[in-house]
Molecule: c-di-GMP-I riboswitch aptamer
């Protein structure tokens, strides 16, 4: 330096549920709480997934399409702590 994450140490994050707030929704924020995580740090300019307000079309019950919305705890990209074999 690269790879790797079973040993150790010191830390870190926080799913679901519930409560409040924001949002059309997906979802987010705060509190509570730990399912898990060696990148569960960052990145939504790559891919995927979710939603469909506005808009368009069909049609008047409603339905279809659409991201400019969301997701980093789906993949990818990128930076980084520890260091036994």
């Nucleotide at each position: 330096c690269a790879u790797u994450g079973u040993a150790a140490a010191g830390a870190g994050c926080a799913a679901a549920c519930c409560u409040g707030c924001c949002g059309a929704a997906a979802g987010g924020c705060a509190g509570c709480g730990a399912c898990g995580c060696a990148a569960a740090g960052c990145u939504a300019a790559g891919g995927g997934u979710c939603u469909a307000a506005c808009g368009u079309c069909c049609a008047u019950a409603g339905g279809a399409c659409u991201a400019u919305g969301a997701u980093a705890g789906c993949c990818g990209g990128u930076u980084g702590c520890c260091a036994g074999a």